[in-house]
RNA sequence: AUAGAUAAAGCCAAACCUAUUGGUAGAUAGGGACGGAAAGCUACGGGUCUUCAACAGAUAGCCGGGUUGCCUUAG
Numbered sequence: 001a002u003a004g005a006u007a008a009a010g011c012c013a014a015a016c017c018u019a020u021u022g023g024u025a026g027a028u029a030g031g032g033a034c035g036g037a038a039a040g041c042u043a044c045g046g047g048u049c050u051u052c053a054a055c056a057g058a059u060a061g062c063c064g065g066g067u068u069g070c071c072u073u074a075g
Base pairs, nucleotide, nucleotide: 003072004071011036012035016031017030018029019028020027021026034061040067041066042065044064045063046062047059048058049057050056
C1' cells in the first nucleotide's frame, strides 16, 4: 500500500416499543438488534420522501463524489 478472515479487541445500531419535539417527511433520548469495514463527517451530483404546488425542508442505514479515521494472528 492492498484486503477485510467462519480470527481478536473495541465501535455504530434497522424494524419495533416508550418519552419529547415538528404541520409533515423526520429528529433527539432510553430500551432493542436487522445489519454495517467508514452505518464517521459533508446535501457537491443523481435518487427518494414531506408539500396541491411553490417556498422551505428530510434522508449520509439509497448510490456516487469529497474529506478524516480504529483494529488485524488471514491473504
Molecule: c-di-GMP-I-GGC riboswitch aptamer
Organism: Desulfocapsa sp.